């Protein structure tokens, strides 16, 4: 230099043909149970604004495009891995 694959919460990881983004698990926080703890069970668990509630907006490596609608399709870029030279 060329070709291919991958990039999604704090971590792993799913989303089948484009149709509610984060299922599920781990970690974390709160509560129940307990004399206390462990285990178990219930709830919460991306960011910003907000009376920190309700709610609104944003969010799948980054920038654009197509579409009513994009993690998914198209173009470019970055990073990692593999192959060829």
């Nucleotide at each position: 230099g060329c070709c291919g694959a991958a990039g999604u919460g704090g971590c792993g990881a799913a989303a089948u043909c484009g149709g509610c983004a984060g299922a599920c698990g781990c970690a974390a926080g709160g509560g129940a149970c307990u004399u206390a703890a462990a285990a178990u069970c219930c709830c919460u668990c991306g960011g910003u604004g907000g009376u920190u509630u309700a709610c609104a907006c944003c969010g799948u490596a980054c920038c654009g495009g197509u579409u009513c609608a994009a993690g998914u399709c198209c173009g470019g870029u970055c990073u990692u891995c593999g192959g060829c030279a």